Molecule: small-subunit ribosomal RNA
Organism: uncultured bacterium
RNA sequence: GGCGUGCUUAACACAUGCAAGUCGAACGAGAAAGCUCUUCGGAGCGAGUACAGUGGCAAACGGGUGCGUAACACGUGGAAAUCUACCUUUUAGUGGAGAACAACCUUGAGAAAUUAAGGCUAAUACUACAUAGUUCCCUUCGGGGAUAAAGAUGGCCUCUUGCUAUCGCUGAAAGAUGAGUCUGCGGACUAUUAGCUUGUUGGUAAGGUAAAAGCUUACCAAGGCUGUGAUGGUUAGCCGACCUGAGAGGGUGUACGGCCACAUUGGAACUGAGAUACGGUCCAGACUCCUACGGGAGGCUGCAGUGGGGAAUAUUGCACAAUGGACGAAAGUUUGAUGCAGCGACGCCGCGUGAAGGAUGAAGGUCUUCGGAUUGUAAACUUCUGUCAAGUGGGAAGAAAUAACUAUGGUUAAUACCCAUAGAAGAUGACGGUACCACUUAAGAAAGCUCCGGCUAACUUCGUGCCAGCAGCCGCGGUAAUACGAAGGGAGCGAGCGUUAUUCGGAAUUACUGGGCGUAAAGGGCGCGUAGGCGGCCAAUUAAGUCAGUUGUUAAAUUUCUCAGCUUAACUGAGAAUCAGCAAUUGAUACUGGUAGGCUAGAGGGCAAGAGAGAGAGGUAGAAUUCCCGGAGUAGCGGUAAAAUGCGUAGAUCUCGGGAGGAAUACCGGUUGCGAAGGCGGCCUCUUGGCUUGUACCUGACGCUAAAGCGCGAAAGCGUGGGGAGCAAACAGGAUUAGAUACCCUGGUAGUCCACGCCGUAAACGAUGAUCACUGGAUGUGAGUCUUGUUUUUGCAAGAUUUGUAUCGAAGCUAACGCGUUAAGUGAUCCGCCUGGGGAGUACGGUCGCAAGAUUAAAACUCAAAGGAAUUGACGGGGGUCCGCACAAGCGGUGGAACAUGUGGUUUAAUUCGACACUACGCGAGAAACCUUACCUAGACUUGACAUGUAAUAGACGUCCAUAGAAAUAUGGAGUUCCAAGCUUGCUUGGACUGUUACACAGGUGCUGCAUGGCUGUCGUCAGCUCGUGUCGUGAGAUGUUGGGUUAAGUCCUUUAACGAGCGCAACCCUUGCCGUUAGUUACUAUCCUUCGGGAUGGACUCUAGCGGGACUGCCUAGGAAACUAGGAGGAAGGUGGGGAUGACGUCAAGUCCUCAUGGCCCUUAUGUCUAGGGCUACACACGUGUUACAAUGGCUAGUACAACGGGUUGCUACCCUGCGAAGGAUGGCUAAUCUCUUAAAGCUAGUCUAAGUUCGGAUUGGAGUCUGCAAUUCGACUCCAUGAAGUUGAAAUCGCUAGUAAUCGCGUAUCAGAACGACGCGGUGAAUACGUUCUCGGACCUUGUACACACCGCCCGUCACACCACGAAAGUCGCUUAUACCCGAAAUCAUUUUAACUAACCCGUAAGGGAGGUGGGUGAUGAAGGUAUGGGUGGUGAU
Repeated sequence: GGCGUGCUUAACACAUGCAAGUCGAACGAGAAAGCUCUUCGGAGCGAGUACAGUGGCAAACGGGUGCGUAACACGUGGAAAUCUACCUUUUAGUGGAGAACAACCUUGAGAAAUUAAGGCUAAUACUACAUAGUUCCCUUCGGGGAUAAAGAUGGCCUCUUGCUAUCGCUGAAAGAUGAGUCUGCGGACUAUUAGCUUGUUGGUAAGGUAAAAGCUUACCAAGGCUGUGAUGGUUAGCCGACCUGAGAGGGUGUACGGCCACAUUGGAACUGAGAUACGGUCCAGACUCCUACGGGAGGCUGCAGUGGGGAAUAUUGCACAAUGGACGAAAGUUUGAUGCAGCGACGCCGCGUGAAGGAUGAAGGUCUUCGGAUUGUAAACUUCUGUCAAGUGGGAAGAAAUAACUAUGGUUAAUACCCAUAGAAGAUGACGGUACCACUUAAGAAAGCUCCGGCUAACUUCGUGCCAGCAGCCGCGGUAAUACGAAGGGAGCGAGCGUUAUUCGGAAUUACUGGGCGUAAAGGGCGCGUAGGCGGCCAAUUAAGUCAGUUGUUAAAUUUCUCAGCUUAACUGAGAAUCAGCAAUUGAUACUGGUAGGCUAGAGGGCAAGAGAGAGAGGUAGAAUUCCCGGAGUAGCGGUAAAAUGCGUAGAUCUCGGGAGGAAUACCGGUUGCGAAGGCGGCCUCUUGGCUUGUACCUGACGCUAAAGCGCGAAAGCGUGGGGAGCAAACAGGAUUAGAUACCCUGGUAGUCCACGCCGUAAACGAUGAUCACUGGAUGUGAGUCUUGUUUUUGCAAGAUUUGUAUCGAAGCUAACGCGUUAAGUGAUCCGCCUGGGGAGUACGGUCGCAAGAUUAAAACUCAAAGGAAUUGACGGGGGUCCGCACAAGCGGUGGAACAUGUGGUUUAAUUCGACACUACGCGAGAAACCUUACCUAGACUUGACAUGUAAUAGACGUCCAUAGAAAUAUGGAGUUCCAAGCUUGCUUGGACUGUUACACAGGUGCUGCAUGGCUGUCGUCAGCUCGUGUCGUGAGAUGUUGGGUUAAGUCCUUUAACGAGCGCAACCCUUGCCGUUAGUUACUAUCCUUCGGGAUGGACUCUAGCGGGACUGCCUAGGAAACUAGGAGGAAGGUGGGGAUGACGUCAAGUCCUCAUGGCCCUUAUGUCUAGGGCUACACACGUGUUACAAUGGCUAGUACAACGGGUUGCUACCCUGCGAAGGAUGGCUAAUCUCUUAAAGCUAGUCUAAGUUCGGAUUGGAGUCUGCAAUUCGACUCCAUGAAGUUGAAAUCGCUAGUAAUCGCGUAUCAGAACGACGCGGUGAAUACGUUCUCGGACCUUGUACACACCGCCCGUCACACCACGAAAGUCGCUUAUACCCGAAAUCAUUUUAACUAACCCGUAAGGGAGGUGGGUGAUGAAGGUAUGGGUGGUGAU
C1' cells in the first nucleotide's frame, strides 16, 4: 500500500440528527418573499410553484438482533385440501345515476396533545341500479338464481359528441413469483426425571378457515404415547458452511448466503393481496420525560453517537455518480440499502529500510591460556541504483449507458404517440486531483521482538549466593549458575514478535476405523428366565436388506482443478469436476430376512446299567466332656517360661458304679466324591434333584446368551419361642509390662444348637462370565464300556474309548510372572464391567430393611503420580554353609590410688591451629625456658625479612666505637671499594656488589580438604572385583563367578552355554632357621713366645658377608573320580617352616590448603615483616593412654654369671684424683668388628625383715646442690639430707594375647645445648589353654521376603496444638421458577339483544315522516396482567 474485517459482555438504558416515501398524467383548494409595471386602486411574473388536505400505490421489502424455541423450528425427500397485489398471455367489458366528508371559512374548549359545533366543495374516495355465453350456487339437466367497473393524458377532428393511441378500471381463464398446510427420515445432555394424557385418541353432526384437521362445540366410544426413553429438567436459533484431522471423527455456527424467531414486557385485533405489523393502532405492567396537576408523550435488537458493563471492538463523515428498491407515463424525487472515505498491524497478501567493492582484519566493546580470538566486510572509505518518501508537472485514462436528437422500418386515417434497429453529438463522478505516468533531489527519512539447560536452532564473562528471582514439563538458585539479573556474542522470525484465552491434533488417553478386564482400573456371589441380540442341513418362492443402471433433487457462494482480470499476490471472475444423501424407476438373487415344505449331525425324550459327604424329613448308635448321686480314699489339685487368681479338710484332684443332658461324629479320609454357587462327612428308613456310560427307538432346530424380573446365598447380626454339655466376643480377676483397655492363665454372658421370619454381604477366589468349534503330547487318579492275554479267579495285566479330577509340558499367547485340550492359544455369539491417584464406594436424593445397614452413586478440592511384573543391591530379632583372639578355655591388664601425658570443659589479653565411634584423645609433635610460634600485649618498618626485572642516583658492602632504648632500631664517629676496556694517568664507559628513590611486584601457618593434586587411615591381607567373545532375556540384566568336593585363598579338581582373559590370592624380594663353598681384619684361635699387658702363627672352629644347596605332598600307607585329606618315613626344617615388605574394584564429599603443590576468594603503611615480654605448662571438674604400687614368687644388704641391636670428632670418653652423690679436674684412646658409651637386669649364692599402712609404697613439701644454656621466676633434668600422702588387688563394664607368643627383666637409638613413665628397636628368662561354633561382634558365599535405594541411623501410621481452604449437615430465613384450583376480569373478537340516544346514499312517500341497515349501548363466552390458597423444582445464606 491492496483486499477483508471490527460489542464474543448488559435482548442494559438512551440525548441529538438522519434511516419511507412518492404521484398535479386521480381531486379540490392554493400562498409568500422578491422582481417588473402602475392611473397608486392595483396588475403581471414568481406559479397553478411551496406548505397542507382528499385519493392511489408503497410502507409486510430493504436494514438489525439471537431473547425465546429441543419444535415439522431447521435440513433433506415427498404430499394435497389452498391463496397470490404489482408482472406476462388470452378473452369479454368499461352504461346511466346519487349522496357525502376533509381541506377551506366561522364560532368554541384546552397549558399542551388535541378537539367540538355550524357552513361550502371535487375526485380513479363512497353508494345503489343496469348489463353478464365466462365465475359461483341450485337443478328434474330443460333451466333458475346471484355478482362488476373509473377515468386520465395526447392526437385528429366531422364541433358536440365521436374516432384513435397510451396509461388505467372490471369480470373470467392460464402462467410466473411469493406465501400457507401436512408428512417420512436426520442432528444436545440428563433415569439421582418412569410413568404421561381428558380435547386427551377415534367416530358422527354442526360451526370455522384461503385451505386438510379436535381447529372449535355437542354427543358416543375408551382410547393414545412410553425402556428404539414417553413425561419432566438443563442447555441451545437451525443450515450451507468454517477450524482441525491421513481418514473416520472432534469442535464451532463470527463475516457472506438460505430459513426461523423477536422488536420496552405481556395480550389483542384492525387495515390489507400479504402483518397479528421494528420507525401503525388499542389495552395492561415497568421505566423515562412534559405539565398550568386537569391530563399527555415515548420506545436505536436501523446508521452514526452517549452512558453503563467489560480484558475488549470504530465516524454524531461524503454521495445517490454506480448497483438495487419504492412511487411516477416520464423528467424526476427518495433511499444511514448501497457505493465510498475515516479509525484499529485485528487477519491475509505484496513492497521497502539499499547494492557492489573494501584488511592495518582500524578504533571501541567482550573474552583470554596474555600468544591472541571475536564483533567483522561489519564500519570507515570508493563506485553505483532510485522501490518507497519529498518536490514539480501530467492525468476527469478506466469505472455507462438510458432518456432527449436524427434516420429507417412497424402500428395508425395520420407525416401524432408508441415500438424496434442504426448513427452522431453533447450532459452527468461521492471516491478524487485518487490510481497511474514522467522529471528532479537524495543513501539521505524508514527495525524491531523473542529466545540461547533438555525437549528446541543458538555460549561465554560478571553480579547474586535456596536470597533476589525463573519455570510449558523435567527442574534451576545454598560462593566457580551456559537455567536468576546484566553485558558481549549467537539463534529464530521480521513490520512484526512474544504472552494469555480457546478449539482440534499428537491421544489407539472412550478404541466404528482402532483398546481392554488372572496379578496393573475392570467378570455380576450363583442360578432360572422375559424382552432383545445371535442361530444347523436341503430344495422352492418373495425381493425387505444387499448390488447395478437410469431419472429428479441436493440454491448460489465456499472447497478442488484449469484458465482469465487487477504490475504480482491476497482478492475477483469464467469454465469444469465432485463423493455422499433422499426420492422415483428398471433389473440381479449369492448371502441375510419373510412365507410355506422337508431332514437329523444341535437340543430333548425312551430303554438298559452305574457311582456319589447332592437336598429334605424321621429314627437310632457308641466314644468323650460336664453335672448329679453313691462307694473308696487324703491333702493337695489346677495352671504356666515361671507364677498367681481359682478349686479343695463343709473332703477336691485321682478311682469304681449308677444316672441326667446337650453338642459334635475319631479311625476309614485321600491334590477322593457330589453340588449352580454358598456348601455337604456316624448309621438306618422314607421322599427327591442332578450327573455319567451304553443303545440309536421317538420329536424334528424345539437352540445359545441374557437387561428388567424371580429365586438361592458362608459367617456375623436382628425378631419371636425353645434349648444350653463344651467352646466363647463383652465383662471380671491373676500375671507380664514403663504402661498392657493385648498376647498367657482362672472364670464367664450374649452367641454357637432347634423352629419360624428377616438380613443379602465376604480375599462369595481359579482374584479367570456363559455357550459352541478347532489346535502335539506325557504321567497319576475317580466312574463306566469294549477287546485281548494269562487263566483260576471274588481276579490280574495290557490296549482302545467316554466322562470327571490333578501334575508336567510342544506350538501359540503374555509387560513379565505365568497359562497351555479343564487355555490366559485360535475363532464365533451374547451379557456384565473399566478409563490416573486421593476425595469415595463417601455426600445428597431414590429404593429395600425392625435395626445394623445394603443398593444405586457424584462433585468441590488436592497430588504428579498411584500401580503391576521382573532386575541389581542393601537390609531381616529369615534359612543354609564357612571364617576371624569373635565367643568359649586360659594368662595378664584397664576401670579404684598417686603421678606422667593427651583431650573435653572452664578460665584467660592469649591459653595458636588441626584431629571426634570403630578409623580423634603418649595423635600432627622423632623434644614449646628464648628460638620454634602460627597466639596475646607493647614498640617499630612499608618495594618490604625473601625473588626477578626496569629507570634514576650514590659508592662500596662489611667491620669497630659511642649515645638513647627492653630490643628491633635510630643518630654520630673511625676506616673504606673491586674487575675489564679506552686512553688524554685521572677521568670516561661497561660489569659485579651494595645503599637510596620510583614502578612492575613480593609476602600471607588468611578462607574454602564440600573446587583439587599428592599422600594417608578404614573395611581388609577380607577373597573378592571385572572384561572380551558367545548364549539366554523385549529390557534392566543373567550366564561365566552357580552346583558337587577341596583349600588359608574365585586355591585346585569335577560338572556345566559357556570358552578364555585381566586386577587381586600364591610365587618372585628382605630377614631368620640347616649345610656346602669362597675369603680372613680390627673378629676368631688349635699351636708357639710373653715383661701376662700382649705378640707371632693359622684358615681348622665361632663369627663376619658373598655365592650356592635344601622342601617339591618328591616317597610310602589309607580314603577319594580327581583335586586333595589323614597318618608315616627320612630330614635342621613338612605341608604357604617363622617373621616382614607387598593392600584388587571400590566405600566413608573419611583426614590433611598448618609438610608440599594448586584453582577461586580475601589482606596490601597490613591478615605482610622485625623486636621484647607473656602464652601454648592456667585448673571446681570429666574421659582416654601410660608409669609406679598396694608387697614375702617380695623389700633391703653383700657376693657372683651370661647378651644383642645400636651411637660417637661442636662427639663418645677409658685409667687416675676430688666429692656421700649429681658431677668436677687433669690426662690418654678412637672418624671405630681396633677406642668408648658398657657395670646388662631378672638369675644364682648367702644374710635380714615376718604380715604391719610395714625395712611395702613412694607422692608431696622444706633445705642444700650439680649440669646444660645469653637466660632455668613463670617453665628443665639430675643429686644429697629430711618429709613419708593415697594405696591392702579395685563395682558396672571393658582390653590384649595361641609359642620363643603372653608375662617378666634390663639394654640401645632418633629428636636433642639441656630435658622420656612416650615412640622405635634389641636381646635375657619363659608359660597356660583351645571341648567346640549354641550365643556376642565383624566378614564371605548361596537362598528367601521387602512398600528400603540418602539403601533399617531406611520407610512409615494415627491422635493432638495453631492458622487457612473446599464440600456436606443444620432450627430456619431470603429469592427464582413451575403446576393446580378459585377470585377479579382491560383492550379485543365472536355470539346475542322487542336496546335510551344518534343516523347522508337504498326502499315507500309530493312532503312530513316511516322502514331497512349502521353507530352506540346492554348481556354472555373466551381472555392478559393482577390477587388468594396449596404443592413441586432449584439457588443463596445460617449459630453450630